[in-house]
RNA sequence: ACUGACAAAGGCAAACCAGCCGUAAGGCUGGGACGCAAAGCCACGGGCCCUCUAAGGAGGGGGUAGCCGGGCUGCCAAAG
Numbered sequence: 001a002c003u004g005a006c007a008a009a010g011g012c013a014a015a016c017c018a019g020c021c022g023u024a025a026g027g028c029u030g031g032g033a034c035g036c037a038a039a040g041c042c043a044c045g046g047g048c049c050c051u052c053u054a055a056g057g058a059g060g061g062g063g064u065a066g067c068c069g070g071g072c073u074g075c076c077a078a079a080g
Stems, first nucleotide, its partner, number of pairs: 002080001003077002011036002016031006034066001040072003044069003047064006
């Protein structure tokens, strides 16, 4: 460095519920845990979703980092 354990310390939190924001996708806060070794951060490439316009292909805006890739940062550590 790769790698990642029925290890230890700690961390995050799906569905669902409540409140608030948003046309929506979805987000935030609290409760709650399906899971997660980057489920920390970044929409850069692809995918998916919403919305506006269009109806000839397309185009604009938004969301998703818990879909994949990429970039940046990072805790612990046995075996190999």